[in-house]
RNA sequence: GCCAACGUAGCUCAGUCGGUAGAGCAACGGUUUCGUAAACCGUAGGUCAGGGGUUCAAGUCCCCUCGUUGGCU
Numbered sequence: 001g002c003c004a005a006c007g008u009a010g011c012u013c014a015g016u017c018g019g020u021a022g023a024g025c026a027a028c029g030g031u032u033u034c035g036u037a038a039a040c041c042g043u044a045g046g047u048c049a050g051g052g053g054u055u056c057a058a059g060u061c062c063c064c065u066c067g068u069u070g071g072c073u
Stems, first nucleotide, its partner, number of pairs: 001072007010025004019056001027043005049065005
């Protein structure tokens, strides 16, 4: 230099044919306990890497840029 995959909550990841952004763990509060842990119930937490385009509507489709990983030379 060329090619491909990936980027979504603090972490690991889902998200179907474009139609309300979710789960587990972690955090916080509560129940329980002499107390802690565990268990159970609940709450909060998101620029969907950044920008632009298409569309009534984009995490999803198209283009550019950035980053990570792998391959080729």